[in-house]
RNA sequence: UGAGUGAACCGGGUGAUCGCGAGGGUCUAUACCCUUGAGGAAAGUCCGAGCUUCGCAGAGCAGGAUGCUGGGUAACGCCCAGUGGGGGCAACCCCAAGGCUAGUGCCACAGAGACAAACCGCCACCGGCCAUGGGCCGGGGGUAAGGCUGAAAAGGUGAGGUAAGAGCUCACCAGCGGUUAGGUGACUAACCGGCUAGGUAAACCCCAUCCGAAGCAAGGUUAAAUAGGGGAGAAGAGGUUGCUCGCCUCGUUUGACUUCCGGGUUAACCGCAUGAGGUUUCAGGUAACUGAAAUCCUAGAUAGAUGAUCAUCCUCGACAGAACUCGGCUUACAGGUUCACUCAGAUC
Numbered sequence: 001u002g003a004g005u006g007a008a009c010c011g012g013g014u015g016a017u018c019g020c021g022a023g024g025g026u027c028u029a030u031a032c033c034c035u036u037g038a039g040g041a042a043a044g045u046c047c048g049a050g051c052u053u054c055g056c057a058g059a060g061c062a063g064g065a066u067g068c069u070g071g072g073u074a075a076c077g078c079c080c081a082g083u084g085g086g087g088g089c090a091a092c093c094c095c096a097a098g099g100c101u102a103g104u105g106c107c108a109c110a111g112a113g114a115c116a117a118a119c120c121g122c123c124a125c126c127g128g129c130c131a132u133g134g135g136c137c138g139g140g141g142g143u144a145a146g147g148c149u150g151a152a153a154a155g156g157u158g159a160g161g162u163a164a165g166a167g168c169u170c171a172c173c174a175g176c177g178g179u180u181a182g183g184u185g186a187c188u189a190a191c192c193g194g195c196u197a198g199g200u201a202a203a204c205c206c207c208a209u210c211c212g213a214a215g216c217a218a219g220g221u222u223a224a225a226u227a228g229g230g231g232a233g234a235a236g237a238g239g240u241u242g243c244u245c246g247c248c249u250c251g252u253u254u255g256a257c258u259u260c261c262g263g264g265u266u267a268a269c270c271g272c273a274u275g276a277g278g279u280u281u282c283a284g285g286u287a288a289c290u291g292a293a294a295u296c297c298u299a300g301a302u303a304g305a306u307g308a309u310c311a312u313c314c315u316c317g318a319c320a321g322a323a324c325u326c327g328g329c330u331u332a333c334a335g336g337u338u339c340a341c342u343c344a345g346a347u348c
Base pairs, nucleotide, nucleotide: 001344002343003342004341005340006339007338008337009336010335012313013312014311015310016309017308018307020037021036022035023034024033025032026031039319043330044329046328047327048326049325050324051215052214053213054212058245059244060243061242063211064210065209066208067207068082069081070080071079072078083097084095085094086093087092098206099205103204104203105200106199107198119147120146121143122142123141125139126138127137128136129135130134155173156172157171158170159169160168174196176193177192178191179190180189181188182187219270220269221268222267229261230260231259232258233257236250237249238248239247240246277296278295279294280293281292282291283290284289314317
């Protein structure tokens, strides 16, 4: 200098005028003054929680989620550190990564055959024929070395061996099991063993762990209104987790419940902004994170505020806007800044 990798951050500035929400003040006040007012994703609503209500008492079945190991956390499907596998020269990145040796299923087309396979081929033997160092036909056998089909064909390569062959034997490699050593563990290394029955669990399923439901229009308080009204039917109705049992509540002529008619209310406040909170320093930890001390308070509407215009400067401004609250993940994003690292080239 060029090409990359990984993190962190910024997301137009300043001023004036008008307007809007919230809080405070001016004895009251619709008027005036002061202060303050979106994001890194406020988004998707995909996970996990707080909070609230509901008998979530209980039993069984069904269902759902997660899936290498260790740790973090309130919790998680998140994060950190590692293991194994894959990609890249590298920095580094990616992986639904338990179990087909529990069982069952599936493997299109092609092919004899898709799991314990004789279609072709190879081989000796027996019988027959031709008639000769052999050939042809038939028979019952042996054989997974070779051919064929396929995404995939019964461990791979080589040597020995054999009638031909074969882990039948041997060497190396792959896989499996065992022992020893290291590691908390996933796992790794060395040695030994018998030779070893394909793939698929994002197929059913099995195993392990976890899961009550509904959600701030949750729910609570106050105010207001009230009719316990009329007609008809009626012995069962409702709640509880998707189902069953069980349990609970109301009711059976003093009528639960269903349906029709008629009527009342439909406002205010709380929940709701101090929280698993932010910042700084110190300490522990590889890290995620945790602890201690100091310090800070930062939108809160309910038809829903956070805007507009002008001036000026610059690099001319992306994606987008709160609605109970947090922790994550994912997705969108013009342009710019900083740090660390890798590779290549050149120069000293």